Description:
This is a predicted structure of a 585-nucleotide part of an RNA (large-subunit ribosomal RNA, domain V) from a Pirellulales bacterium. Its mean pLDDT, the model's own confidence on a scale to 100, is 83. It matches the Rfam family "Bacterial large subunit ribosomal RNA". Its family is annotated with ribosome and structural constituent of ribosome in the Gene Ontology.
Context: one part of a larger RNA
RNA sequence: CCCGCAGUGUGACGGAAAGACCCCAUGAACCUUUACUGUAGGCAGGUAUUGGUCUCGAAUGUGUUCUGUGUAGGAUAGGUGGGAGGCUGUGAAGUGGUGGCGCAAGCCAUCAUGGAGCCAACGUUGAAAUACCACCCUGAAUAUGUUUAAGUUCUAACGCUAACCCGUGAAUCCGGGUAGCGGACAGUUCCUGUUGGGCAGUUUGACUGGGGCGGUCUCCUCCGAAAGAGUAACGGAGGAGUUCAAAGGUACCCUCAGCCUGGUCGGCAAUCAGGCAACGAGCGUAUAGGUAGAAGGGUGCUUGACUGCGAGACUCAUAAGUCGAGCAGGGUCGAAAGACGGACUAAGUGAUCCGGCGGUUUCUGUAUGGAAAGGCCGUCGCUCAUCAGAUAAAAGGUACUCUGGGGAUAACAGGCUUAUCGCUUCCGAGCGUCCAUAGCGGCGAAGCGGUUUGGCACCUCGAUGUCGGCUCAUCACAUCCUGGGGGUGGAGAAGCUCCCAAGGGUUUGGCUGUUCGCCAAUGAAAGUGGUACGUGAGCUGGGUUCAGACCGUCGUGAGACAGGUCGGUCCCUAUCUGCUGUGGG
Numbered sequence: 001c002c003c004g005c006a007g008u009g010u011g012a013c014g015g016a017a018a019g020a021c022c023c024c025a026u027g028a029a030c031c032u033u034u035a036c037u038g039u040a041g042g043c044a045g046g047u048a049u050u051g052g053u054c055u056c057g058a059a060u061g062u063g064u065u066c067u068g069u070g071u072a073g074g075a076u077a078g079g080u081g082g083g084a085g086g087c088u089g090u091g092a093a094g095u096g097g098u099g100g101c102g103c104a105a106g107c108c109a110u111c112a113u114g115g116a117g118c119c120a121a122c123g124u125u126g127a128a129a130u131a132c133c134a135c136c137c138u139g140a141a142u143a144u145g146u147u148u149a150a151g152u153u154c155u156a157a158c159g160c161u162a163a164c165c166c167g168u169g170a171a172u173c174c175g176g177g178u179a180g181c182g183g184a185c186a187g188u189u190c191c192u193g194u195u196g197g198g199c200a201g202u203u204u205g206a207c208u209g210g211g212g213c214g215g216u217c218u219c220c221u222c223c224g225a226a227a228g229a230g231u232a233a234c235g236g237a238g239g240a241g242u243u244c245a246a247a248g249g250u251a252c253c254c255u256c257a258g259c260c261u262g263g264u265c266g267g268c269a270a271u272c273a274g275g276c277a278a279c280g281a282g283c284g285u286a287u288a289g290g291u292a293g294a295a296g297g298g299u300g301c302u303u304g305a306c307u308g309c310g311a312g313a314c315u316c317a318u319a320a321g322u323c324g325a326g327c328a329g330g331g332u333c334g335a336a337a338g339a340c341g342g343a344c345u346a347a348g349u350g351a352u353c354c355g356g357c358g359g360u361u362u363c364u365g366u367a368u369g370g371a372a373a374g375g376c377c378g379u380c381g382c383u384c385a386u387c388a389g390a391u392a393a394a395a396g397g398u399a400c401u402c403u404g405g406g407g408a409u410a411a412c413a414g415g416c417u418u419a420u421c422g423c424u425u426c427c428g429a430g431c432g433u434c435c436a437u438a439g440c441g442g443c444g445a446a447g448c449g450g451u452u453u454g455g456c457a458c459c460u461c462g463a464u465g466u467c468g469g470c471u472c473a474u475c476a477c478a479u480c481c482u483g484g485g486g487g488u489g490g491a492g493a494a495g496c497u498c499c500c501a502a503g504g505g506u507u508u509g510g511c512u513g514u515u516c517g518c519c520a521a522u523g524a525a526a527g528u529g530g531u532a533c534g535u536g537a538g539c540u541g542g543g544u545u546c547a548g549a550c551c552g553u554c555g556u557g558a559g560a561c562a563g564g565u566c567g568g569u570c571c572c573u574a575u576c577u578g579c580u581g582u583g584g585g
Stems, first nucleotide, its partner, number of pairs: 001585008011576002014572002022406004027402002029398004035202005041195006048188002051154002054151002057148010068137001078136005085119003094113008158182005164177004205217003214234001218240006241387001242284001243343002248302007256280001258276005282291002285348001287346003306329004312323003318388001331340003354381007363374002413460001414458001415456003419453001421449006430440002467542001468540003472534001473531005480505003483500006507521005548566004552561003
């Protein structure tokens, strides 16, 4: 060096299972509820099956009898018309009693008594006699008809019970009968309302230095933006979801803020006068640009905050958005030229569908004529704010979970980084009685390491098993002990500090799952770290991190909790490689 055999289990990001954690899907399934929309069922009402008396109400029709003070006025005049007489021995006036109405004045009915009258045209009034008759109005009583509410009762529908009878010889079935009980109720049909996680179908946004929580989502202004335009971030700052009938149009006129001086109360600052002052003021509102030769401040007259259009441009995926001379009509202001289609400009917003309102007598009009309806023009109704708006209409749980995917994206480990962390060096303010540097060292500066907590999300989600312990280790040195030195604020001894040094060594118990830590006892010392926080195809499985269950807290609930608690399946026969032992050539 080549080839074996027996072992071991370091690696082959070993095998097994298209990761169960995490995220994503306009995926699924179950579960919950005061999510949405339905629905079985419940309840209530109506209707049919469903019929007969009686009582008491309501509405309405018809008949009869009554009923009706605004003021003037004999007085409680309903309206209109006819009308000169009407009522009365079948008992008038008057008187007494009772009842009803009532505006408390009276009116009406009735009984008794009484025994012959009573009331009308006349003056007041818009309207004349309830003297009498007819037709009506308001309200009331009564009779009757229709409909209807409530109650009672009946029996014949319907229901129930029977050791009963029959259907020619079984039947607790079916049909009929008899008797009893209930009874137009119950039950059932259809319709309406209400209730209804009992059940069903679904929804439950996106962005995001993983996801959740928080924040945001449309529009305007500035910076970022790199001197054309445009340009991102959970980059840095602010605003808007309007206002104004003048704060619009036009003609004419005026100039501010601030400061100085003077001046009654009056002061730093009020109104007044003079001066300096080119723009620092003002311009409804944020900011930016603009602006004194006005866009700022006034006064007069007004409505162009017009109708029909629009050459041509800007912007731009689309859809939108923006500017616009000029023409026609009819106007406002101005002597005129001319200006005026809102506001110094840039925010003040919402597509389509559906529906409302007004118009269009040149649009369509379902055989024809109309109409309905639609079209066209104008206009209104969305914090459709997730603001290019999925529906008119929608929240949650899953540790009982599932599927498809992702290392496009988190948790372990690795990688990069090194803020944080550990160590070193420099500087030397100061401490150290004196003295910066024996020993320390403010404020700072420069590095190294890659053991902490992080940041990033680069390999791995068709799987890289995660804390601690056991076993077995191996390396670094920034050395715990042992060894050799320098300094000392080293008398000696014991120390402190620095330099060299990795050969060897570096304990056992109690508590806790613990690493750590505390305690106890030894010892020369009980080192710090790396090795996928070494080591689960070597062991364990106490912790964490499935399914069961309890407590506290949160939640209406399903359930949840780096809160606690008890319980809870750890697979692999070694091909290669590495290593150990051994054999042959």